Context: one part of a larger RNA
This record gives sequence, C1' cells and structure tokens, in this order.
RNA sequence: UUGGGUUUAAAGGGUGCGCAGGCGGGAGAUUAAGUCGGUGAUGAAAUUUUGCGGCUCAACCGAAAGAGUGCCAUCGAAACUGGUUUUCUUGAGUGUAGAUGAGAGUAGGCGGAAUUUGUGGUGUAGCGGUGAAAUGCAUUGAUAUCAAGAGGAACUCCAAUUGCGCAGGCAGCUUACUAAACUACUACUGACGUUCCUGCACGAAGGGGGGGGGGAUCAAACAGGAUUAGAUACCCUGGUAGUCCACGCAGUAAACGAUGAUUACUAGUUGUUUGCGAUACACUGUAAGCGACUGCGCGAAAGCAUUAAGUAAUCCACCUGGGGAGUACGUUCGCAAGAAUGAAACUC
Repeated sequence: UUGGGUUUAAAGGGUGCGCAGGCGGGAGAUUAAGUCGGUGAUGAAAUUUUGCGGCUCAACCGAAAGAGUGCCAUCGAAACUGGUUUUCUUGAGUGUAGAUGAGAGUAGGCGGAAUUUGUGGUGUAGCGGUGAAAUGCAUUGAUAUCAAGAGGAACUCCAAUUGCGCAGGCAGCUUACUAAACUACUACUGACGUUCCUGCACGAAGGGGGGGGGGAUCAAACAGGAUUAGAUACCCUGGUAGUCCACGCAGUAAACGAUGAUUACUAGUUGUUUGCGAUACACUGUAAGCGACUGCGCGAAAGCAUUAAGUAAUCCACCUGGGGAGUACGUUCGCAAGAAUGAAACUC
C1' cells in the first nucleotide's frame, strides 16, 4: 500500500456554515466523452511460454508460433455514467393557517428571601469554632433580637429519564427586538439535494492575559491557630488576585451518547411532551421529539436493538504494538501562558 477497523481494546474532528472536489430523484429526445465491439497500424531484439530441430542427454543453441494486459487510427452500438435539451413531483425549498417551549439569543425594567455591612433601639457577658482546642471577635457593648437603609451576586419551592438549542449551553417576573424546529393544507418553484479538504464563524470553566469598572459571597497565593516525629497539607480564623460587568484576546475540556453527517429499509410492548384527526367520552390513529423494556440481526463480551452498535449507500475525519511523546526540531497563530502541526534515536 491493499485490507481491516474507529461505544468500552489504537482510532469520530468540540460544533455549525460552506467555495472547490466527491456522490446524487422520475420520464422523453439527442450526443457519443467514459463504456462495449470489429478492423488496421504499432507494441525492437534478447528474455518468458508452447511444440519442433541441433550438439550422445542436459545446460546451451537454432528457426517458428504464441503472448505482449498498452497506445493510436478508423468503422459501429447506445443499456449504463457524462454533456445538451424538454418535462414531472415524491427529495429540497417557499407560501397560508395553527401552535410550542425555563431556555438560540440580545437589550432594558422590576421583585422577594438570604449573606455581608454602616446607623439607631432593646439587652449583657460572652460569641465563634472544633474530634478537642486555639488564633479571631467582644465592656470603645459583641453574639442575640427589632427597625428602617446600602451594595453586590445568585434566583428556594414549582422541577420532572420534562422542555429548548448545531454544539458550548439555557431556569425569579416582565417588556421590546430576534431566531427556530413542528403540525395541517397541498397553493407555488421544479432536483434547487447531500457530504465537505482549505476557509469562515461560534465555542464550558470557581481557568488564564490586557487596560477600565465593580467588589456582597466564596476563595488560589499569603498570614496566623491547630494536628503531627515533621505538616510548605487535610481542620479552624482571616484574606488578595479571581469570581461579576462592558470591550478585546485566548481556543482548550472525560467539549461524552467516550457512538461524524445525510438518506432508505427492518418485530413489538410501555411511559411521556407538543400538534392534527376522530370521538360512542371507553380508547384509538397519525406526525415530530424525549425515555424504559424485549425480539430479529449484530457484537469478543458488556451490551446495542426504528434515537442501532442491524441491513445498505454517499461523503468527510481518524487508527495501525507499549514506552520515548503529544516530547524535540521547524513552521503558523498568540501580549504572554500556551495552542496547532508533529518526528527520530533508543528500549521492551
């Protein structure tokens, strides 16, 4: 390389959009590039294969036949692929009507509980913390309790194998803007589809960088108290970055369903969300989701099983023994941290 694979053994890119490229629905006509057939030319010799012949045989040699998968020219075929053209509606999209969700999302306003804190009242000697203590706070009146304030952050119950979103993710209430899947009708377009190297965009964090704002809580670092042989920890008292906001960077996660996207087909039971239909008010059909369970089949097994890891097709990504190593070097990106790409020697 071929092949075989990618839930858990190595291996699905974090996610989407999408140019090039690959692949692509039904019918008719035409063309003849691919394809198929005929003929001709070429395909050096030696070599190789076959049957003969010559050295006593063989190796070896001679002449002949065959082969030479290819390429070129020409004459044809028209099923399939391609090109051109006409057409169709089931794929795809648009429209009309309905309706959904905590939540694609963005911006604004409002709310109550709690923590903290300043003020005032009551009140007096402890509070706090732990396995036990101490550091700490407190007669300059703490803790507790009441009142009316301030400020920041997060939204109890409802709450659910629930819902929404491409993924990351999204939850107090409300307003505005905005996005989307879904159902019914079948009115319109008429293959407009699918997958995508490069590319572009998005991309959690109680991670990090920048300058600015904010700073209640929690809390790396740090300080103190304990524990201990020691304790640069676990426990306790404090506490700064950070956590929050706007802008801009970073671009990584067990970014997980450890399962790429799309399409078609393949036995059922059951729960649930949102529509539609029907209604005899018993349950029953259908579409799109979200779950549980059992078959066929698959699988090394665990298990998966119409939301496939089944049966097939197309395209992309990736794997090829362990360590060395996601390291070194180089390059690109980045303010940096670092990210991306990514070996070898050696060793078992």